This record gives sequence, C1' cells and structure tokens, in this order.
RNA sequence: GGUGUCCUUCGGGGUCGGGUGAAAAUCCCAGCCGGCGGUGAUGAACGGUUUCGUUCUCAGCCCGCGACGGGGAAAUAGUGAGUUUCGCAUUUCCCCCUGAUUUGGUGCGUAUUCCAAAGCCGACAGUGAGAGUCUGGAUGGGAGAAGGAUGUG
Repeated sequence: GGUGUCCUUCGGGGUCGGGUGAAAAUCCCAGCCGGCGGUGAUGAACGGUUUCGUUCUCAGCCCGCGACGGGGAAAUAGUGAGUUUCGCAUUUCCCCCUGAUUUGGUGCGUAUUCCAAAGCCGACAGUGAGAGUCUGGAUGGGAGAAGGAUGUG
C1' cells in the first nucleotide's frame, strides 16, 4: 500500500428591494444558491533544479452517483385478517424515471473544466395565488469523506 468484516464521527445552500392584488417569500421586475465521486491545461506550498516529484485546491449545466417519484424480488423471530395465503411493516437487493451551455479569448492542444461575456437548470406534498429559495415528510435517508478496531495473502 491492497483487501474482508465491524465501529465511530461528519455528510446542502439560497428572496435584499420593489410591482399587481382581497390574498403571492409562489405571479411580474429584480436578488440569491449550487450535494458526492471522476475528469481536467487552474492556483498555492514544499522539494528537486530545467521543466520533474509530492501535498492541498480546481465543472450546478462533460461522465457517473445520491435525494424525490414508480415498479419488482427475497428474507423476517414483527403485525392484521376471512390463516399453509393475502395485506401491512422492517431489512437487503434489482429495474424504471431522473434538469440545464454556448460564443469569444488564451494556449503545443476542438479546455463544454481556465479567462471574459451572454444564457440555461433545479423532486414530491402543502399553501388565502402557481415555490430551486417558505412549510412538511426529514432529529429521516444519503452519494460519500475522515478516523479507528480486527482478520487476510
């Protein structure tokens, strides 16, 4: 350093101001926000010293994942019933669904990542009126991150 099992901790941001209206943080003007891993020509530090190495950092719209929604399978010592089956619940797993970018510049380089400009996107339910931003499921789940225990070739 790899890998199996287990444990602990961590793990999402955002309506300023104004207009209309009986009513809008939901409409209109305008403002604000950007989960995780990868890629990557960014930036920084240290070492080497001639272009290299190490560490940290670098994409909402490139690739993949998570969350929401739909469906299915298995297990269970749970629960209900009209009891060898069916429903519910829990756990594990699988499938489906799943948004949005261009132009110019730089450069050895067609950089969707850098620089500049202009755009675009954002689950479900609720609501005195339509929500990325309010409230709720959610003190939940979670991609994963860090650390630890123990085993293994």